[in-house]
RNA sequence: UAAGGCGGAUGGGCGGCCGCCUGGUGUGGUGAUUCAUCACAACAGGAGGAAAGUCCGAGCUCCCCCGGAAGAAUGCCCGCUAACGGCGGGGCGGGGUAACCCGACGGAAAGUGCCACAGAAAUAUACCGCUGCAUGUCAGUAAGGGUGAAAUGGUGGGGUAAGAGCCCACCGCAAGGAUGGAGACAUUCUUGGUCCAGGUAAACCCCAUUCGGAGCAAGGCCUAAUAGGGGUAUAUAUGGCUCCGGGCCAUACCCGGGUUGGCCGCUUGACCUGUCCGGUAACGAACAGGCUAGAUAGAUGGUCGCCACUCCGUAAUCACGGAGCACAGAACUCGGCUUAUAGUCUGCCUUAGUCG
Numbered sequence: 001u002a003a004g005g006c007g008g009a010u011g012g013g014c015g016g017c018c019g020c021c022u023g024g025u026g027u028g029g030u031g032a033u034u035c036a037u038c039a040c041a042a043c044a045g046g047a048g049g050a051a052a053g054u055c056c057g058a059g060c061u062c063c064c065c066c067g068g069a070a071g072a073a074u075g076c077c078c079g080c081u082a083a084c085g086g087c088g089g090g091g092c093g094g095g096g097u098a099a100c101c102c103g104a105c106g107g108a109a110a111g112u113g114c115c116a117c118a119g120a121a122a123u124a125u126a127c128c129g130c131u132g133c134a135u136g137u138c139a140g141u142a143a144g145g146g147u148g149a150a151a152u153g154g155u156g157g158g159g160u161a162a163g164a165g166c167c168c169a170c171c172g173c174a175a176g177g178a179u180g181g182a183g184a185c186a187u188u189c190u191u192g193g194u195c196c197a198g199g200u201a202a203a204c205c206c207c208a209u210u211c212g213g214a215g216c217a218a219g220g221c222c223u224a225a226u227a228g229g230g231g232u233a234u235a236u237a238u239g240g241c242u243c244c245g246g247g248c249c250a251u252a253c254c255c256g257g258g259u260u261g262g263c264c265g266c267u268u269g270a271c272c273u274g275u276c277c278g279g280u281a282a283c284g285a286a287c288a289g290g291c292u293a294g295a296u297a298g299a300u301g302g303u304c305g306c307c308a309c310u311c312c313g314u315a316a317u318c319a320c321g322g323a324g325c326a327c328a329g330a331a332c333u334c335g336g337c338u339u340a341u342a343g344u345c346u347g348c349c350u351u352a353g354u355c356g
Base pairs, nucleotide, nucleotide: 001352002351003350004349005348006347007346008345009344010343012307013306014305015304016303017302018301020046021045022044023043025041026040027039028038029037030036031035048327052338053337055336056335057334058333059332060215061214062213063212071211072210073209074208075207076090077089078088079087080086091105092103093102094101095100106206107205111204112203113200114199115198127145128144129141130140131139132138133136153171154170155169156168157167158166172195173192174191175190176189177188178187179186180185219264220263221262222261229255230254231253232252233251234250239249240248241247242246271290272289273288274287275286277284278283309324310323311322312321313320314319
């Protein structure tokens, strides 16, 4: 210098004017006090790295709560955590020259299903071929060819009529042991050719582990009325209405349920920042400091000026004009994952080349 790998930070800035939400303060009004409520004023605070998708895991609330089944999820090991399907470290497999990246990574020797097209045959078989002699509607064979994603473990040698784990060596596979390791696992030894046979489990299934359900519209409190229900007392009526029996029609007080409206839940929390200690790390401990939206049909906005950034045009050392400036937006709260994201800044590492 070029190409690449893995991260981190930021997510326009300053000011003027006009508004919106919340908080406490002050002034004034009303209910004659505490207090409550209304209005105004100045002050303070007012979206995100994902607030999103709602995909996991929790807190919290109510219901259920005796045991199971069904169903769902997860699936190498160890650790972290409140918990997790998350994260960290490691193992194994795969990709890359490398930095590094990817992996639902238990079981196909329990059973069932499926395997398009091609091919003779997809789990049961022999198309071409090879060999034999008894020349056939025969016997042996699974080397070679051909089909396919996949065809009875591979390479080499022996052997044979031709062949074949038929035999042997090595590799692979299976079983058992030893050593190392916390473990996944690694290395190695012995035995096995009855090594009884392909793939597929994000097909059924088997094995192991975990899981009760619904969600802040959870749930709790206060509360109306000439609404409606029940009760008590008093009153009347020889009444009225209605379909005979029968029922309803007044006032006062009491009771409980709902609607409406309001309040709580609601933001101090597995919180944030810094220092330091333990740990490879995820993470944890200690100390100090901080308080950082709380709306309810939903506030966090509009506009103007200057600057920054990008592009275009004129100009060509400066400058001027125009356009643009991402993804998106709280709604009970956290921990994650995933997805979207213009531009800018920045750390470490790898490979190749050049120069000293």